[in-house]
Molecule: transfer RNA
Organism: Parcubacteria group bacterium RIFCSPHIGHO2_02_FULL_48_10b
RNA sequence: CGGGGUAUAGUAUAGUGGUAGUACGCUGGCUUCGGGAGUCAGUAGCCCCGGUUCGAAUCCGGGUACCCCGA
Repeated sequence: CGGGGUAUAGUAUAGUGGUAGUACGCUGGCUUCGGGAGUCAGUAGCCCCGGUUCGAAUCCGGGUACCCCGA
């Protein structure tokens, strides 16, 4: 320098144009003599900018970070 991949909650991960989910974590309640386990409720997220569309996490362009291949 060229090509490809990945980016979603504190962590891991799903989501092929119409509500952003799951597990763990964290907070509170119940339960216990207490803890743990269990159970109920809550908490918090689409890497950035722009475009297409009635509508974008999703499609398109550019950028950033990381990984892989080539030179």